This is a predicted complex of two RNAs, RNase P RNA and transfer RNA, with 433 nucleotides together. It holds a member of the Rfam family "Bacterial RNase P class A".

RNA sequence: CAGGUACGUUGGGUAACCGCUUCUGGCCUGCCGGAGGGUAAGCCGGAGGAGGAAAGUCCGAGCACCGCAGGACAGGGUGCCCCGUAACGCGGGGAGGAUGCAAGUCCAUGGAAAGUGCAACAGAAACUAUACCGCCCCGCCAUUGGCGGAGUAAGGGUGAAAAGGUGGUGUAAGCGACCACCAGCUCCGGGGGCGAUCCCGGAGGCUUGUAAACCCCACCCGGUGCAAGAUCAAGUAAGUCCCGAGACGUGGUCCGCGUCAUUUCAAGGGAUGGGUGGAUCGCUCGAUCCCGACGGUAACGUCGGGACCAGAUGAAUGGUUACUGAUAACAGAACUCGGCUUAUAGACGGACCUGAAUU
RNA sequence: GCCCCCGUAGCUCAGUUGGAUAGAGCAUUCGCCUCCUAAGCGAAGGGUCACAGGUUCGAAUCCUGUCGGGGGUA
Numbered sequence: 001c002a003g004g005u006a007c008g009u010u011g012g013g014u015a016a017c018c019g020c021u022u023c024u025g026g027c028c029u030g031c032c033g034g035a036g037g038g039u040a041a042g043c044c045g046g047a048g049g050a051g052g053a054a055a056g057u058c059c060g061a062g063c064a065c066c067g068c069a070g071g072a073c074a075g076g077g078u079g080c081c082c083c084g085u086a087a088c089g090c091g092g093g094g095a096g097g098a099u100g101c102a103a104g105u106c107c108a109u110g111g112a113a114a115g116u117g118c119a120a121c122a123g124a125a126a127c128u129a130u131a132c133c134g135c136c137c138c139g140c141c142a143u144u145g146g147c148g149g150a151g152u153a154a155g156g157g158u159g160a161a162a163a164g165g166u167g168g169u170g171u172a173a174g175c176g177a178c179c180a181c182c183a184g185c186u187c188c189g190g191g192g193g194c195g196a197u198c199c200c201g202g203a204g205g206c207u208u209g210u211a212a213a214c215c216c217c218a219c220c221c222g223g224u225g226c227a228a229g230a231u232c233a234a235g236u237a238a239g240u241c242c243c244g245a246g247a248c249g250u251g252g253u254c255c256g257c258g259u260c261a262u263u264u265c266a267a268g269g270g271a272u273g274g275g276u277g278g279a280u281c282g283c284u285c286g287a288u289c290c291c292g293a294c295g296g297u298a299a300c301g302u303c304g305g306g307a308c309c310a311g312a313u314g315a316a317u318g319g320u321u322a323c324u325g326a327u328a329a330c331a332g333a334a335c336u337c338g339g340c341u342u343a344u345a346g347a348c349g350g351a352c353c354u355g356a357a358u359u
Numbered sequence: 360g361c362c363c364c365c366g367u368a369g370c371u372c373a374g375u376u377g378g379a380u381a382g383a384g385c386a387u388u389c390g391c392c393u394c395c396u397a398a399g400c401g402a403a404g405g406g407u408c409a410c411a412g413g414u415u416c417g418a419a420u421c422c423u424g425u426c427g428g429g430g431g432u433a
Base pairs, nucleotide, nucleotide: 001355002354003353004352005351007349008348009347010346012324013323014322015321016320017319018318020049021048022047023046024045025044026043027042029040030039031038032037051330055341056340058339059338060337061336062335063225064224065223066222070255071254072253073252075221076220077219078218079217080094081093082092083091084090095109096107097106098105099104110216111215115214116213117210118209119208132156133155134152135151137149138148139147140146141145164182165181166180167179168178169177183207185204186203187202188201189200190199191198192197229281230280231279232278239272240271241270242269243268246260247259248258249257288307289306290305291304292303293302294301295300360432361431362430363429364428365427366426369385370384371383372382378416387403388402389401390400391399409425410424411423412422413421
């Protein structure tokens, strides 16, 4: 210098003027109250005001209610190991596999030797089964041929996949039938490692794929979501329907539990119906953010110091001008956090790898 | 805001324990019939199974992520 890999920061700036929204100081006026005070309007000020994803709502929690959040079944989720974390399906480090010259990147990666299912078409046969061609043997016709029977998975052919691979022994021909070596799996012993697993040695039967098919194993999960829920105000009428000695209560079912009613009179309960859909709280200080030190390979943790940073309810965060800049991307809170995923123009920063050149 | 469902031809739908050419009706085009049209009969064309990636020998179907549409809920 060229090409590449992984990552971090940023996401227009400054000024003036005019607005919007939340909170707040002062003055003045009205209303309420016995008073302290409260509340509303006006005027003059002050302070704060979207994001790295606020998005998708895909996971995990906090918080709130339901019945103690109990037991069983069903259902759902996760899936190599260790660690981190409030928790997770997230993150970090490692093991194994795939890929790349490399830096690196990717992997739903438990079990197919518990059982069941499936593997279309083709093919003899799709997992303990089979004979189309071929090979070999026997019998008959008969003579390099044909027919029938038996054996055979070495060879051909089919298929995405063919019953471990190579060589030999053996055999009528063949076959892990047997032997040697090799690949893989399971088990046993020894060693390293917390562990996944790796290395060494031995034994075994010969070993298809599929679990993002059912299933098995291990672990986890009660349900509903701030339109949860609490308080005030108002309303909850009539009628109709259902259950009925039981009814209702969070989930699919059952048990258990709670509330109301209960031995004979239709009590009680539910649904529909119509009515209200106003106000206040929940609501923003939180597993919060910034800086530094220490521990740890890292994720992260501990300690010290500092900061307060939207809270609306038709829902604010905008507009104009000037300078600068490059015609500035994706896009905007609605209970709150931790993640993941997706969208994203451009600018800046250091690190690493490969190649070339120079010293 | 929260919760749930759906996407297959121009339209309405089948097809989803994965199996090969993805079908049906209406519509379109052509032919027959008719003096002509409609109806009827016959044939043909028309599909990125919303999109992307993965699992598998094989995906409309199974899994994950996007995009679009619809419904419910004080």
Notes
Model confidence (mean pLDDT): 76 of 100.